RNAcentral holds the sequence, with entries from ENA. A computed fold for a 72-nucleotide RNA from a Nitrososphaerales archaeon, annotated as transfer RNA. Model confidence (mean pLDDT): 84 of 100. Rfam family: tRNA. Gene Ontology term of the family: triplet codon-amino acid adaptor activity.
């Protein structure tokens, strides 16, 4: 210095062009003497940063920043 692969919710991942989804957490009720467990609901992500393509970009191009790995 070069190649690969990742970066979506507090956390773990899903989502291969059309309104971003689950699982634990987090909260409310209900149910119990109370506590868990269990049932129904809510919030919660400008998608890593810029930028180009496109009517439309988490998705596809391109820097670039961090993090795995690998080469010399």
């Nucleotide at each position: 210095g070069c190649c690969u692969c990742g970066a979506u919710a507090g956390c773990u991942u899903a989502g291969u062009g059309g309104u971003a989804a689950a699982g634990c957490g987090c909260u409310u009720g209900c149910c119990u003497c109370g506590u868990a467990a269990g049932c129904a609901g809510g919030a919660g992500a400008u998608c890593g940063u810029g930028g180009g393509u496109u009517c439309a970009a988490u998705c596809c191009c391109c820097a670039c920043u961090c993090g795995a790995g690998g080469c010399u």